[in-house]
Context: one part of a larger RNA
Molecule: large-subunit ribosomal RNA, domain II
Organism: uncultured Geminigera
RNA sequence: GCCGGCGACUUGUAGGUAGUGGCAGGUUAAGGUAGAAAAUACUGGAGCCAUAGUGAAAGCGAGCCUGAAUAGGGCGUCAGUCACUGUUUACAGACCCGAACCCGGAUGAUCUAACCAUGGCCAGUGUGAAGCUUAGGUAACACUAAGUGGAGGCACGAACCGACUGAUGUUGAAAAAUCAGCGGAUGAGUUGUGGUUAGGGGUGAAAUGCCAAUCGAAUCCGGAGCUAGCUGGUUCUCCCCGAAAUGCGUUUUGGCGCAGCGGUUGGUGCUAUAGCUUAGGGGUAAAGCACUGUUUCGGUGCGGGCUGCUAACGCGGUACCAAAUCGAUGCAAACUCUGAAUACUAAGUGUGUAACUAACCAGUAAGACUGUGGGGGAUAAGCUCCAUUGUCAAGAGGGAAACAGCCCAGACCACCAGCUAAGGCCCCUAAAUAAUUACUAAGUGAUAAAGGAUGUGGGAAUGCUGAGACAAUCAGGAGGUUCGCCUAGAAGCAGCUACCCUUUAAAGAGUGCGUAAUAGCUCACUGAUCAAGCGCACCUGCGCCGAAAAUGAACGGGGCUAAGUAAUUUGCCGAAGCUGUGGGAUCUUUAAGAUCGGUAGGGGAGCGUUCUACAAUAGAUUGAAGCAUUAGCGUAAGCGGGUGUGGACGAAGUAGAAGUGAGAAUGUCGGC
Numbered sequence: 001g002c003c004g005g006c007g008a009c010u011u012g013u014a015g016g017u018a019g020u021g022g023c024a025g026g027u028u029a030a031g032g033u034a035g036a037a038a039a040u041a042c043u044g045g046a047g048c049c050a051u052a053g054u055g056a057a058a059g060c061g062a063g064c065c066u067g068a069a070u071a072g073g074g075c076g077u078c079a080g081u082c083a084c085u086g087u088u089u090a091c092a093g094a095c096c097c098g099a100a101c102c103c104g105g106a107u108g109a110u111c112u113a114a115c116c117a118u119g120g121c122c123a124g125u126g127u128g129a130a131g132c133u134u135a136g137g138u139a140a141c142a143c144u145a146a147g148u149g150g151a152g153g154c155a156c157g158a159a160c161c162g163a164c165u166g167a168u169g170u171u172g173a174a175a176a177a178u179c180a181g182c183g184g185a186u187g188a189g190u191u192g193u194g195g196u197u198a199g200g201g202g203u204g205a206a207a208u209g210c211c212a213a214u215c216g217a218a219u220c221c222g223g224a225g226c227u228a229g230c231u232g233g234u235u236c237u238c239c240c241c242g243a244a245a246u247g248c249g250u251u252u253u254g255g256c257g258c259a260g261c262g263g264u265u266g267g268u269g270c271u272a273u274a275g276c277u278u279a280g281g282g283g284u285a286a287a288g289c290a291c292u293g294u295u296u297c298g299g300u301g302c303g304g305g306c307u308g309c310u311a312a313c314g315c316g317g318u319a320c321c322a323a324a325u326c327g328a329u330g331c332a333a334a335c336u337c338u339g340a341a342u343a344c345u346a347a348g349u350g351u352g353u354a355a356c357u358a359a360c361c362a363g364u365a366a367g368a369c370u371g372u373g374g375g376g377g378a379u380a381a382g383c384u385c386c387a388u389u390g391u392c393a394a395g396a397g398g399g400a401a402a403c404a405g406c407c408c409a410g411a412c413c414a415c416c417a418g419c420u421a422a423g424g425c426c427c428c429u430a431a432a433u434a435a436u437u438a439c440u441a442a443g444u445g446a447u448a449a450a451g452g453a454u455g456u457g458g459g460a461a462u463g464c465u466g467a468g469a470c471a472a473u474c475a476g477g478a479g480g481u482u483c484g485c486c487u488a489g490a491a492g493c494a495g496c497u498a499c500c501c502u503u504u505a506a507a508g509a510g511u512g513c514g515u516a517a518u519a520g521c522u523c524a525c526u527g528a529u530c531a532a533g534c535g536c537a538c539c540u541g542c543g544c545c546g547a548a549a550a551u552g553a554a555c556g557g558g559g560c561u562a563a564g565u566a567a568u569u570u571g572c573c574g575a576a577g578c579u580g581u582g583g584g585a586u587c588u589u590u591a592a593g594a595u596c597g598g599u600a601g602g603g604g605a606g607c608g609u610u611c612u613a614c615a616a617u618a619g620a621u622u623g624a625a626g627c628a629u630u631a632g633c634g635u636a637a638g639c640g641g642g643u644g645u646g647g648a649c650g651a652a653g654u655a656g657a658a659g660u661g662a663g664a665a666u667g668u669c670g671g672c
Stems, first nucleotide, its partner, number of pairs: 001672006011092013025049003031043004053060002063075004095233002098230001102223006113197009122187001124156003127152001131148006160184003164181005199215001201211003236606006246259005260364002262361007270352001275349006286338001287336002292332003296328005303321002305318005367392003371388006397408003412583004417579003423573003426558003432570001434569006445560001451545002455542005462535003472529005478502003484496002508523001512521002584596004588591001607661001609658006619649001626645005632639002
């Protein structure tokens, strides 16, 4: 892991409530009698509920209380009770499994910590303290030298004790080891045997270490089925309805209580509501600047600054700042002279298995995303917090390649029938290689900005043009003059000023290149050739560049120049939608009726298992139960005929009682 067995809402008492039954007042409890005992029958009226309420009470009483009241208001004036069954609540382990803990009593120092008693053990080598001896030395000591001596938590290093490093090992050879190195090794050394200290206690050269592979409080048994607002699990079928993820409170936020929303059974009866009509108030969106603030420019310019004159008073100037005011221009959640749409309120109309209401039974109170209006954030987030709508949640089907929350659409069942929605119609792939008119050339389509560009289509202006435009080609493009100044030079062309006149068809005191300066080339401008359109901005459709990411991969693919884009048109395909045909169920107004997706949850109806009664049932060796397989039947749980196996019990029916249904619980036991 798989298979098989077992495995979780029980039982008692009490209360509420619904149903059924008895009686109309209901009912007995303990006990007693009969019974061998039990079951059961009879007895037992104590007690309980009801029969009258009301008031704090005295009390009064179909009324009472409040009150001055004869007012008003509050509570009353209504048939129950005893059983059984269902359900629910409380108390009990109370649906099942699951703690870490806490407390009590015992058992442990054969491991280990410390201590006590009594024993054992420490190869070899080195170093050479004190003391002593001899010699020297001293007045005597001191001191010096040599020798002797053999001290030490001394040195090196085995046994022994330890455990610093690395590797191996890591379902190990081993629940701590092995290998190679390493530290101590006469000492606070090490070790044998026997003994002592015990759980909030011991012991501890102190690490919360150790106290039998267990230690921030050992182990075993008990209190004990501790408790668990937590996690997991909770077993047959069908039918009807069908939520919530919100508000308030909470030592409360993953829990509860009340309300909201669901179900069931009654009651009320048009009350609720979609839609429509009418009437309202508002201060949002927008807009505006009349207020409050803010903001730009201009005019006038209080006041100030700077400055001139003056001995002072004071008088002027101002390209500075600027109050106030005027004109023009903006902005505002905490501005409003204005002011919608929606929404809301009221009335009328109107409709539903609608609304309201009572009792009982719940679940929910972690929501998610999309659109819209906002707050927070960075006008970030598949972000977060509100409001509002939809969907999912609890919703299948079709579309979006795939895709809870998007688009279409709400699945009672069957059908090899039809019509449509969204979306599609070249092939994958059902249906147009449909039609008409345009555009696109970028594979744009099939990702993106500022910005850039004689891409190309459309629109509407404007200028030039057979008195010849635009482009191209040919020719000219001159003189005063090298204008003046400046300069080494400045001659159209470094720079400054000026920018005239003449000849002309036309030609600038010069558009660019060029020179040291000239020169040279060129342009403006003009003529000729040619012959019909040309130039310049603006608005707009579709394209181009801008365009770099980590495996190759962002039309779903093939592939497409339409099978792309825009507009128009006609067909077709396309769903569990709608229709058709047949069938089932629920409800009701019984009709050509409506309804039948569904989690939590509520309600209803059934199937099956074991046992008991009828029952010594029917049946059964001419073959029971069980097992295997397979017709048939039923909406399902299931029922069931045949065949084989099996070898002794045992259906069906009607009732009753439950150890009554498994796929999940890191379930449990067994097998493999």